[in-house]
Context: one part of a larger RNA
RNA sequence: GCCUACGAGUUACUGAAUCUAGCGAGGUUAAUUUCUUCAGGAAAGGAACCGAAGCGAAAGCGAGUCUGAAUAGGGCGUAUUAAGUUAGAUUAAGUAGACGCGAAACUUAGUGAUCUACACAUGUCCAGGUUGAAGUAACGCUAAACCGUUAUGGAGGACCGAACCGGUAAAUGUUGAAAAAUUUUCGGAUGAGGUGUGUGUAGGGGUGAAAGGCUAAUCAAACUGAGAGAUAGCUCGUACUCUCCGAAAUGCCUUUAGGGGCAGCCUUGUUAAGGUAUUAUAGAGGUAAAGCUACUGAUUGGAUGCGGGGGUUUCACCGCCUACCAAAUCCUGACAAACUCUGAAUGCUAUAAUAUUAAUUAACAGGAGUGAGGCUAUGGGUGCUAAGGUCCAUUGCCGAGAGGGAAAGAACCCAGACCAUCAGCUAAGGUCCCGAAAUAUAUGUUAAGUUGAUCAAACGAUGUCAUGUUGCCUAGACAGCUAGGAUGUUGGCUUGGAAGCAGCCAUUCAUUUAAAGAGUGCGUAACAGCUCACUAGUCGAGUGACGUGGCGUGGAUAAUAAUCGGGCAUCAAACAUAUUACCGAAGCUAUGGAAUAUAUUAUAUAUUGGUAGGAGAGCAUUCUAACGACAAUGAAGGUGUGUCGCGAGGCAUGCUGGAGUUUUUAGAAGAGAAAAUGUAGGC
Repeated sequence: GCCUACGAGUUACUGAAUCUAGCGAGGUUAAUUUCUUCAGGAAAGGAACCGAAGCGAAAGCGAGUCUGAAUAGGGCGUAUUAAGUUAGAUUAAGUAGACGCGAAACUUAGUGAUCUACACAUGUCCAGGUUGAAGUAACGCUAAACCGUUAUGGAGGACCGAACCGGUAAAUGUUGAAAAAUUUUCGGAUGAGGUGUGUGUAGGGGUGAAAGGCUAAUCAAACUGAGAGAUAGCUCGUACUCUCCGAAAUGCCUUUAGGGGCAGCCUUGUUAAGGUAUUAUAGAGGUAAAGCUACUGAUUGGAUGCGGGGGUUUCACCGCCUACCAAAUCCUGACAAACUCUGAAUGCUAUAAUAUUAAUUAACAGGAGUGAGGCUAUGGGUGCUAAGGUCCAUUGCCGAGAGGGAAAGAACCCAGACCAUCAGCUAAGGUCCCGAAAUAUAUGUUAAGUUGAUCAAACGAUGUCAUGUUGCCUAGACAGCUAGGAUGUUGGCUUGGAAGCAGCCAUUCAUUUAAAGAGUGCGUAACAGCUCACUAGUCGAGUGACGUGGCGUGGAUAAUAAUCGGGCAUCAAACAUAUUACCGAAGCUAUGGAAUAUAUUAUAUAUUGGUAGGAGAGCAUUCUAACGACAAUGAAGGUGUGUCGCGAGGCAUGCUGGAGUUUUUAGAAGAGAAAAUGUAGGC
């Protein structure tokens, strides 16, 4: 992992609602007793309970009563809106383990020191080799010692190294040979040494040369039984079918935020009557916009200049002046979520008409689920007018929605799937091939593979097309070529130099000219040299400047080769405009069928996506009761085939099997498995 079996809303009591049945202003017995054919039997038993009357704290009174001094008033009742009660079934709730499995833990009573920690008692073990302390002896030395030499001696948490004990490093092993080992290597090896046996210390306790270590493969509190089915607002799982309806992810409160209570939204029943849309009319309101000499506040420029600053004068006052600041006022421009003299569109409320023709709404009663929402569009707050961000509001969609398109995609575009069909028409989107349908028609644009279904900017550029405005031009333009481009003069100044060309100055003049600047640029130390403006000739038709729009171009950098989905496409299969065909969905239509609701009565109309969830109708399993039925001429079971039913499933039959099985009507449940890291077994 698969297969088989097992595996989760049960039972008791209590009050409630609905349905069914009995009796009914009444209904019903409990304990107990008796009988008996011993059965989910019968009878007796009226204690007690509910209801038929309420009010008051109560005594109590009573269709009234309480309060009160009250015959007042008021509260609660009566007055009809008049039915209860008993039992059964179903539903949800409460109390119980209460749908099932699941803690970590807590308490209590015990069991453990055969592992291991430490301690006690008593035993035992440590090959071999090395070093050579104290002491002692002899000799030397000395006055005697000290001291020295040579021997002897055999100390040490001494040295090397087996047994023994340990466990340094690496490799192997890692479903191992082993729930910690093997191999090689390494440390100690007369000591704080190793070890046998017998004892002791026990769970908030022990023991610990101390690591929270060890205390029987278990330790920041062992193990076993019991309380115990602890508790789990948490996770997971919770088993047959079809039909009808169908949510929520919001508000308030919550030691509350992933849980709840009430409301909202769903469903079932009963009762009732209006619901929705459009138009018209009548309303409330202060948003968008707009406006501000209409307020509050903010504010551009100007005019005027209350007041102030500065200067001046003066002993001081009074004065005078001002490229200063500046109130208020005027002109001008312009701002605001917490400004408004104004002021929509939508939306909302009411009434009427029309349409819809039951689609809707409300109240009460039973049952819920939801209370993590998300994206798109629009109006906003926050943020960076960032976010697949966050917080509101108003739609749509996903959630709970399949189908077609967007290559692929919860939400985008189209469109809401009852079933069947080898029928038709369309939507979005498409029509060269992959791929169903136009290599369609007409006119342009693009040359960049731009583009061909996801962003590219500021800025730059004789790309190109279209369309404007304005110059020059056969009295010859623009471009090219030929020639000229001079003189006073090297203008003056400055300067080492300054001659058209470092810089400064200027009636930058004048002359000769077809024309030629006291010089446009290059150049020289300064000159020289080249060139331009300007002119003539040649040539012979257009040529410049400035805008606007279309499509292109550069700007253009991302991490595994690239690509429009691909192939590929250039008067397109690109882009723009216009037109006609066709394809294209579970949409619509056609034909047949099923179900639901309503109305009529056999037809018609409408409807039939669906998670949580509500409601309804059924199938199957086991057992029981009753009446039956089948079976050795072959029951159940197994395995095939056919057939019926929307389905759960049923029926018939072949083979196998070898002894029981079962329709129907009812009843009762150990009543349906694919999931729970489910349990057991098998493979």